[in-house]
Molecule: small-subunit ribosomal RNA
Organism: metagenome
RNA sequence: AGAGUUUGAUCCUGGCUCAGAACGAACGCUGGCGGCGUGCUUAACACAUGCAAGUCGAGCGCGAACGGGUCCUUCGGGACCCUAGUAGAGCGGCGCACGGGUGAGUAACACGUGAGUAACCUACCCCUUGGCUCGGGAUAACCAUUGGAAACGAUGGCUAAUACCGAAUGAGCCCACGUUGUCGCAGGGCAGAGUGGGAAAAGAGGGCCUUCGGGCUCUCACCAUGGGAUGGGCUCGCGGCCCAUUAGCUAGUUGGAGGGGUAAAGGCCCACCAAGGCUGAGAUGGGUAGCUGGUCUGAGAGGAUGAUCAGCCACGCUGGGACUGAGACACGGCCCAGACUCCUACGGGAGGCAGCAGUGGGGAAUCUUGCGCAAUGGGCGAAAGCCUGACGCAGCAACGCCGCGUGGGUGAUGAAGGCUCUUGGGUCGUAAAGCCCUGUCAGGAGGGAAGAACCGUGUGUGGGCUAAUACCUCAUGCGCCUGACGGUACCUCCAAAGGAAGCACCGGCUAACUCCGUGCCAGCAGCCGCGGUAAUACGGAGGGUGCAAGCGUUGUUCGGAAUCAUUGGGCGUAAAGAGAGCGUAGGCGGCCUUGCAAGUCGGGUGUGAAAGCCCGGGGCUCAACCCCGGAACUGCGCCCGAAACUGCAAGGCUUGAGUACGGGAGAGGGUCGCGGAAUUGCCAGUGUAGAGGUGAAAUUCGUAGAGAUUGGCAAGAAUGCCGGUGGCGAAGGCGGCGGCCUGGCCUGAUACUGACGCUGAGGCUCGAAAGCGUGGGGAGCAAACAGGAUUAGAUACCCUGGUAGUCCACGCCGUAAACGAUGCUCACUAGGUGACGGGCCGCGUUCGUGGCUUGUUGCCGUAGUUAACGCGUUAAGUGAGCCGCCUGGGGAGUACGGUCGCAAGAUUAGAACUCAAAGUAAUUGACGGGGGCCCGCACAAGCGGUGGAGCAUGUGUUUAAUUCGAAGCAACGCGAAGAACCUUACCUGGGUUUGACAUCCCGCGAACCCUCCAGAGACGGAGGGGUGCCCUUCGGGGAGCGCGGUGACAGGUGCUGCAUGGCUGUCGUCAGCUCGUGUCGUGAGAUGUUCGGUUAAGUCCGGCAACGAGCGCAACCCCUGUCCUUAGUUGCCAGCAUUAAGUUGGGGACUCUAGGGAUACUGCCGGUGUCAAACCGGAGGAAGGUGGGGAUGACGUCAAGUCCUCAUGGCCCUUAUGCCCAGGGUUACACACGUGCUACAACGGCCGGUACAAGGGGCUGCGAAGUCGCGAGAUGGAGCCAAUCCCAAAAAGCCGGCCUCAGUUCGGAUAGGAGUCUGCAACUCGACUCCUUGAAGUCGGAAUCGCUAGUAAUCCCGGAUCAGCAUGCCGGGGUGAAUACGUUCCCGGGCCUUGUACACACCGCCCGUCACACCAUGGGAGUUGCUUGGACCAGAAGUCGUCGGUAGCCAACCUUCGGGAGGCAGGCGCCGAAGGUCUGAGUGGUGACUGGGGUGAAGUCG
Repeated sequence: AGAGUUUGAUCCUGGCUCAGAACGAACGCUGGCGGCGUGCUUAACACAUGCAAGUCGAGCGCGAACGGGUCCUUCGGGACCCUAGUAGAGCGGCGCACGGGUGAGUAACACGUGAGUAACCUACCCCUUGGCUCGGGAUAACCAUUGGAAACGAUGGCUAAUACCGAAUGAGCCCACGUUGUCGCAGGGCAGAGUGGGAAAAGAGGGCCUUCGGGCUCUCACCAUGGGAUGGGCUCGCGGCCCAUUAGCUAGUUGGAGGGGUAAAGGCCCACCAAGGCUGAGAUGGGUAGCUGGUCUGAGAGGAUGAUCAGCCACGCUGGGACUGAGACACGGCCCAGACUCCUACGGGAGGCAGCAGUGGGGAAUCUUGCGCAAUGGGCGAAAGCCUGACGCAGCAACGCCGCGUGGGUGAUGAAGGCUCUUGGGUCGUAAAGCCCUGUCAGGAGGGAAGAACCGUGUGUGGGCUAAUACCUCAUGCGCCUGACGGUACCUCCAAAGGAAGCACCGGCUAACUCCGUGCCAGCAGCCGCGGUAAUACGGAGGGUGCAAGCGUUGUUCGGAAUCAUUGGGCGUAAAGAGAGCGUAGGCGGCCUUGCAAGUCGGGUGUGAAAGCCCGGGGCUCAACCCCGGAACUGCGCCCGAAACUGCAAGGCUUGAGUACGGGAGAGGGUCGCGGAAUUGCCAGUGUAGAGGUGAAAUUCGUAGAGAUUGGCAAGAAUGCCGGUGGCGAAGGCGGCGGCCUGGCCUGAUACUGACGCUGAGGCUCGAAAGCGUGGGGAGCAAACAGGAUUAGAUACCCUGGUAGUCCACGCCGUAAACGAUGCUCACUAGGUGACGGGCCGCGUUCGUGGCUUGUUGCCGUAGUUAACGCGUUAAGUGAGCCGCCUGGGGAGUACGGUCGCAAGAUUAGAACUCAAAGUAAUUGACGGGGGCCCGCACAAGCGGUGGAGCAUGUGUUUAAUUCGAAGCAACGCGAAGAACCUUACCUGGGUUUGACAUCCCGCGAACCCUCCAGAGACGGAGGGGUGCCCUUCGGGGAGCGCGGUGACAGGUGCUGCAUGGCUGUCGUCAGCUCGUGUCGUGAGAUGUUCGGUUAAGUCCGGCAACGAGCGCAACCCCUGUCCUUAGUUGCCAGCAUUAAGUUGGGGACUCUAGGGAUACUGCCGGUGUCAAACCGGAGGAAGGUGGGGAUGACGUCAAGUCCUCAUGGCCCUUAUGCCCAGGGUUACACACGUGCUACAACGGCCGGUACAAGGGGCUGCGAAGUCGCGAGAUGGAGCCAAUCCCAAAAAGCCGGCCUCAGUUCGGAUAGGAGUCUGCAACUCGACUCCUUGAAGUCGGAAUCGCUAGUAAUCCCGGAUCAGCAUGCCGGGGUGAAUACGUUCCCGGGCCUUGUACACACCGCCCGUCACACCAUGGGAGUUGCUUGGACCAGAAGUCGUCGGUAGCCAACCUUCGGGAGGCAGGCGCCGAAGGUCUGAGUGGUGACUGGGGUGAAGUCG
């Protein structure tokens, strides 16, 4: 510090996700030791049991028992002493308000911070001053009686005090009156004379003395006063959550003056008076929440958080209340009410773990009913001491942090074994073993701390007090005493490598790869995504990577996220400028001078608790942890200073803004009036059959006279030409002409005002069209509606009609792609060129034209900017001010709520849920029933076919098998250039297992040949013949072959062509496909290759930020066409000789053969063309613009085809999926399709005669003549290894004859019979021949194929395969046409361009309804909770008030002893919790039914 993910790729926007750190955690797997920490985040749910607050006998009164001893005894027991003034309870004092727990409530002066208190309190502690006198009456305990189950009482009686009461005194204190001084910001504070009034006290212990009354003294206690310290109360400034779909709240409310109350100001409370107070800087309401130091994260700013520790607050079962007290409205106190639990004798009672342990429950989850007061701290006490679940320790838990260990060295036959493997090896791996060492932890044995100093005590020393060397007290030295942890830490010794490693991950992000299993299954997954038979992604294994006593997962927080942007973002098109203006609050604001000092800046000072973080140092062996010191705490207060800037105050200025005056343009607005053209309607005339409408029609109008045409009349609406990226307006918007009223703008020159300005949350106004209300109006147009068409349908597009509406008036609505998708204002920053309106100057002066300037409106463009497109003085540039708005897509501009509206609806505006994207710009392709240019038998023009028939053949289909493959073009006479057996892979059956075939080993035998038996055969059985070659030591050995055997292995036309090689098809013989360098672009990419011409061609030329190059094109190659030359046998024959015959002699001239060469290049001429390329025409030439044909197939596409040609990875079979054999099948046949053959006839058929080829083949071959057969063929065997012989007859053609339009002398299927040939064998299932039979068929529906010249058509010939079998295939020649105007259309293709939401690329993408399933959600008659307001009823405890009487009770004081004063009980009243009734509000759950929404693999309709 970034990364993954939208795309074919790119840039951007934007969300999602990951890597980091952290945690009071939990869960999974695993687990050796120690130190230090931490441990109910949930039910503030309920709690059994024990403990957690007592203490003081030096405040006071009382006062046991068990047990022991002595004595007595009626043997039951009793008395006394000790136990013991002990235990115990009680009165009294202090404490119990601390400590400890929890976070429910609380949005508040609760907390933090800083102030204030002139409005206050403070027990215990410290200091100062002054006191501590004299009396009195009770009461608990106790005793007696008594009630009750208990808790707990009742009555009578006794008694003490540091308990209570009265009186005295009062330096000071308090109150009142009045007064002086001083101080203060104010009410007023402080200090001091005076007068009057008020309020105090308690003793205890030690020592000494004693006349036993007491005195002196010390210590502690007590009272009053002032001060301190500490702790608190109250007030104020500032700070820190969410919702405006909460906008108004408030009656003690706000204030006054009076009173009450309190420690204390105060509406805190009360009566009265006034009518205020709060609020957009967010009142009120709702939700959530203890706050802080800090903690986590972060570079920081910030964000999140508030466990442990520390400060504050609040609470103590829930609600209310007070009492006591210095302090409480009181966790382990009280009263009342409520819920719950427990006890009960049913009458009543008891209780409150959010103290420490512990239990149940809840929960993913959080510990021992431990030890000790040794330390620290607290309460009480004079002290010893007691109490202390505070605390110190221990226990449990890897919950966290930190440390240590599980060994170290050496060790290569790189052991065994595992895994893998191309079988060579590689790897685990120096890892192990082995050898040599060490000794941490754990184990055993022994030693063994610090934490302890107090206090006390013993003994010294010094001081204070005092009459005192007592006592008491202070300081100090030494000794002794005190340890829960714990025989722990630590140390030593012993033995021993011995007891101690796991977890996650290994597709990318992200470090780490192979094998097997599985086969869109099982599963994984943080995101992208893996899995459908070779998965580095699932599961296992081996190996590896990362951490390590832990490792992963989950959850949460911050980070990354500049993804709420103060630091630090945006708004033309990605989300985002409000439709426009006016303007309130607010924000911001020109130049100069002076002052003030709020902001600002500087200095000082107080505070900013401790801990923590950071730095330095120190202590535990280190570290974690702990201790000490420093720094810091960015803040707030106070004081002093500065005056530039902001602000405030005062004064001035004119440039911002405005006013006055002259001139100007304009569809700016409102209103009244006036025109012409056109449409429609009505009337009348002329006139006759149509008109209208469309792609074509029809509905419609018209013989009742339309349309057309002429004249007249009426009505409404809109304003032609001018008219223009012209004008005006803030926007919406505004268009005939004239009048009236009126807004703004521009311009010129002067004068004036003197910052009067800009923006603008709310608010107000305007606001197209449609729509709504009322009333008019209504010609044309025209939603709805009707009809006609179109269509599969057509609730549309087209047509004929047609109502609202469109128009006017008034009132609503308030929206829009209200757009420049661009808020307003100001300033600055190159230009060029148009247009509109003004001004000045010049020329000219009717017109006009040039320059300068200004306002407006366009285009192009520099810098700059932008993701790009683009913008560019009219900014989207550079700055300033203010407002509005955005924060992933969908859900949704929707629901609910509010506001507005007559309604329609508008506005404000979510959430659940769901997705890993949605999107912008640009790029390359592809596509378009987009455009331009151009090709091709692509269409057109022609010729002949297919589709109809019969047959052949292939396919579908069928079947035990009909083996398999091929599937649009580009499968289907295709693999198959030849299935009767074989082939053959299929089926049925019979056999066989080292195998039909290869290599190796062992044994036997040469090999081999023949015969017989059984069998369908394979196979099995038997017999006979027969011995070779090489070496030899003559025993034998070896090669080769056969038989038998063992195991390695063979074998597989079994699967995967989507694992592959190779080969092939196709686009397509189309003209394209690319690269290097350069340049442009952020980039994908572009340029080049586009453009203008031209070509069959990216062929060539020209131009050009390109210049070159490669693969393609063309050419080079082959055949053919012309010529030359060489060579003449088997070929040829002109002339010579010869023959039946080029038969022979001869000849090389010709033909021909086959070698070599030549020729054609737009070379020449003319024209066109850019002086080009090229094209057109011509000459010459056998051939002319590539002469004709072939071979040749760029980058690539189709996961095209082929594992059954071959090769090959993987998988599968192994007495079978291999191998052998027989038979069957591949030849099936209801039908469908493809490709062909033969025809339907006269351009023909038949018969006879008669010409002319080319190219091939031939030795298990072609096979002549001759003979036989009607024929197929047989016989025959000449010749030929072939320019020699044979196949071999070429056929159409030509000549002659017959047939005469018919299912025929066409056509030949089918069928019967008879044969031939091949072959082991023609039944299934060959071909051919002869005789007979003679079917369909009379030119073929929709549709469709081939061909542009030696082509189509037509006619024969040959070959491969092959024993035989050809209508197929491959070749050969013969005869030999027609047509092409042209490129609109169909198909395919090329180039450029354009649009795109496509990229699996239009066979694409994608929308909505419907059907089904699931999910969340709105409405909903209701129903049921929770929270809360108002009104009323009733009213506990309790404070307060009042009464306390003609009815109760009472010690202190007074008394004349009767009583009084006073008090208590009690009554009444105000307030008042829970409760009740009524009525609202808010918010949940649920609800028949209902609305839309989302998601879902292949559903339906378009």